[in-house]
Predicted 3D model of an 87-nucleotide RNA (c-di-GMP-I riboswitch aptamer) from Domibacillus mangrovi. Its mean pLDDT, the model's own confidence on a scale to 100, is 82. The source organism's lineage runs through Bacteria, Bacilli, Caryophanales, Bacillaceae and Domibacillus.
Order: sequence, then structure tokens, then C1' cells
RNA sequence: AGACGUGAAAAGCAAACUAUUCAAAAGAUUAGGACGCAAAGCCGACAGGUCUAAAAUCAAAUUGGUUAUGAUGGCUGGGUUGCCUCU
Repeated sequence: AGACGUGAAAAGCAAACUAUUCAAAAGAUUAGGACGCAAAGCCGACAGGUCUAAAAUCAAAUUGGUUAUGAUGGCUGGGUUGCCUCU
């Protein structure tokens, strides 16, 4: 420096669910708990996808529709920083 990497070894993270707190919601925090993960570390003003719709706005007007400045990195691409092994 590289690998479309892991039979190992040493480590790591933590899905669903439950409790707790925040939020209009999606969802997130904290604790428990492990479905899984070779980056399931970080970046959402790099580009997409998906979810939500408070406010705003439209309408056939209590319902419904549109819409992200909200959320998601454990949706994808990408950027960036690392442990181990091998070359």
C1' cells in the first nucleotide's frame, strides 16, 4: 500500500421486544435484551430511495390530498477513520 477477506484469535456493535424520557408523527435517548453485522464506526447541505406531515396550502372543506426545513448510515451508492489476518 492492497484484499468482492475471517477457518481463527483479541476486541467491538446491538434487531425485535420491555421499561424510561423527548417528539405532532416518523423516529430518537437511557437501561435491559440479542436478530444479526467484516466497518451494523462517523458523515443526511455529496447523490438517490424509503418513512412521517406539525406548520403551510388545496379541495368535493370536521375525515381527505400535496409538501421536508423532520427522520432513516441496521436502505443503496459515495466520502472518511479504524482492529486482526494474509499478500